[in-house]
Context: one part of a larger RNA
RNA sequence: GGACGAACGCUGGCGGCGUGCUUAAUACAUGCAAGUCGAACGAGAAAGUAUCCUUCGGGAUAUAAGUAAAGUGGCGAACGGGUGAGUAACACGUAAGUAAUCUGCCCUCGAGUUGGGGACAACAUCGCUAACGCGGUGCUAAUACCGAAUACUGUGCAGAAUUCGCAUGUUUUCUGUAUUAAAGGCGGGUACCUUUUUAAGGCCUGCCGCUUGAGGAUGAGCUUGCGGUCCAUUAGUUAGUUGGUGAGGUAACGGCUCACCAAGACCGCGAUGGAUAGCCGGCCUGAGAGGGUGAUCGGCCACACUGGGACUGAGAUACGGCCCAGACUCCUACGGGAGGCAGCAGUAAGGAAUAUUGCGCAAUGGCCUGACGGCUGACGCAGCAACGCCGCGUGACUGAGGAAGCACUUAGGUGUGUAAAAGUCUGUUAGGAAGGAAGAAUAAGGUCGUUUGUAAUACGGGCGACCGAUGACGCUACUUCCAGAGAAAGCUCCGGCUAACUCCGUGCCAGCAGCCGCGGUAAUACGGGGGGAGCAAGCGUUGUCC
Numbered sequence: 001g002g003a004c005g006a007a008c009g010c011u012g013g014c015g016g017c018g019u020g021c022u023u024a025a026u027a028c029a030u031g032c033a034a035g036u037c038g039a040a041c042g043a044g045a046a047a048g049u050a051u052c053c054u055u056c057g058g059g060a061u062a063u064a065a066g067u068a069a070a071g072u073g074g075c076g077a078a079c080g081g082g083u084g085a086g087u088a089a090c091a092c093g094u095a096a097g098u099a100a101u102c103u104g105c106c107c108u109c110g111a112g113u114u115g116g117g118g119a120c121a122a123c124a125u126c127g128c129u130a131a132c133g134c135g136g137u138g139c140u141a142a143u144a145c146c147g148a149a150u151a152c153u154g155u156g157c158a159g160a161a162u163u164c165g166c167a168u169g170u171u172u173u174c175u176g177u178a179u180u181a182a183a184g185g186c187g188g189g190u191a192c193c194u195u196u197u198u199a200a201g202g203c204c205u206g207c208c209g210c211u212u213g214a215g216g217a218u219g220a221g222c223u224u225g226c227g228g229u230c231c232a233u234u235a236g237u238u239a240g241u242u243g244g245u246g247a248g249g250u251a252a253c254g255g256c257u258c259a260c261c262a263a264g265a266c267c268g269c270g271a272u273g274g275a276u277a278g279c280c281g282g283c284c285u286g287a288g289a290g291g292g293u294g295a296u297c298g299g300c301c302a303c304a305c306u307g308g309g310a311c312u313g314a315g316a317u318a319c320g321g322c323c324c325a326g327a328c329u330c331c332u333a334c335g336g337g338a339g340g341c342a343g344c345a346g347u348a349a350g351g352a353a354u355a356u357u358g359c360g361c362a363a364u365g366g367c368c369u370g371a372c373g374g375c376u377g378a379c380g381c382a383g384c385a386a387c388g389c390c391g392c393g394u395g396a397c398u399g400a401g402g403a404a405g406c407a408c409u410u411a412g413g414u415g416u417g418u419a420a421a422a423g424u425c426u427g428u429u430a431g432g433a434a435g436g437a438a439g440a441a442u443a444a445g446g447u448c449g450u451u452u453g454u455a456a457u458a459c460g461g462g463c464g465a466c467c468g469a470u471g472a473c474g475c476u477a478c479u480u481c482c483a484g485a486g487a488a489a490g491c492u493c494c495g496g497c498u499a500a501c502u503c504c505g506u507g508c509c510a511g512c513a514g515c516c517g518c519g520g521u522a523a524u525a526c527g528g529g530g531g532g533a534g535c536a537a538g539c540g541u542u543g544u545c546c
Base pairs, nucleotide, nucleotide: 001546002545003544004543006542007541008540009539010538013392014391015390016389017388018387019385020384021350026348027347028346030345031344032343035075036074037073040072041071048063049062050061051060052059053058082303083302084301092227093226094225095224096223097222098221101220102219106216107215108214109213110212111211112210113209114148116146117145123138124137125136126135127134128133154179155178156177157176158175159174160173161172164169184208185207186206187205188204189203192202193201194200195199229275230274231273236266237265238264241263242262243261244260245259246258247257248256278300279299280298281297282293283292284291285290305326306325307324308323309322328339329338330337331336356382358381359380360379364378365376366375367374368373395425396424397423398422405416406415407414408413429487431482432481433480434479435478439473445467446466447465448464449463450462451461452460453459490535491534492533493532494531495516496515497514501530502529503528504527505526511518512517
């Protein structure tokens, strides 16, 4: 000199864009943060309103409404969001391998979707319990569950040929044998068939699903080379340890696990142990080499009160799932229960120190859904804070009797100083008034035309034209008008380094100080006045890094 997620002191006008618990991974009141689908399924209220009846207590019917709230089932909840405790490790970065692997939804291509069965919730009813909840009996549906049929280029086994590879092996084709599937829903049509004939079903057809196979895409698992901290005042470490055979297990290789066998394996090129630490893209500094750092944003990893465990699932560190143990908090009828903000706000505590219990799903994205739509503290915005960067303003021009005041003085004068006053203007920002965006689209849906599936002019898909709603921010941005210099400057320093000097007070006192050093009676170094210098809505100090 530069930098900062900064803090402190004094001061403080506006705007834009960013940033904001670095400490206690401390404890948490309250609200919200993950739901959705009725076009998978069976059931199904009430208040209110209207009418009627009434013994005036009430009752019935319709509507509310096939709505609400629940239940079965599907998908999602493994994403998104937070934190950095642990981790010195294939955790991360980079480059490879997987001939040792998996991959829901999505895309492409092929084949199929036949025919049956028995339950369990909800519900009804009877009970237990303080509560959380639980049990018995009975009924019922499904895209829930379970057999059967059929089936390949699937899978297992046996055999033959073939491609590729560093090896174990592997690709492709063929033969035989064994084995493994499924679920329906919503529209449209009516030539033919059936029935309980205004209709429903068969049948035909479109869409969404379901099953199976091949390929892709995406995501993930595993393995390996190299790379990045400190301590030798840590020198030896290791028994599933190192390797083999066999078996089990896994999506998959493997001591991953087990039985047996061998005695190996790592280490001065630093093993083992200890300390510290999430890693990287980046960021800061520097001419560079390098040094420091890992906030915000992006990628990866790990964690979710502490420790352990599995279940479900395509996928689990399962933050807002389950079980067990522990600590803590709360409820209790003392028998037993409930909970987990390192999500967004917010509270207490700690601390030098870090914000609102805000608005909205309008946009972007995510989940569910055929769609409409629903949910979304992701996100978009607003609020607070000079915390940072950037921009603007606090007026401009004229103005010498060089006014007054103040300070100094050699007492003549000099400085403050064109500074003020005064005059002439301007109108940024703030203030008031009026207008007022972009961000919003290919929405959904409707009409018409065309094309395609189709027996079809229904219906569905594609394309084109027209109609067509939606803004949290936001009385915003921006524009115009009004009035008026009116509302807006401080902080540090002035001995040298280092730009800037005098007077008074003090008298090694009080004090200053980054270093050298000032102060003991003429202090440009302490305190105050005047003057000056430098930065400026900031200026200094402290801390840390280069």

Notes
This is a predicted structure of a 546-nucleotide part of an RNA (small-subunit ribosomal RNA, 5' domain) from a bacterium. The sequence was found in a public genome assembly.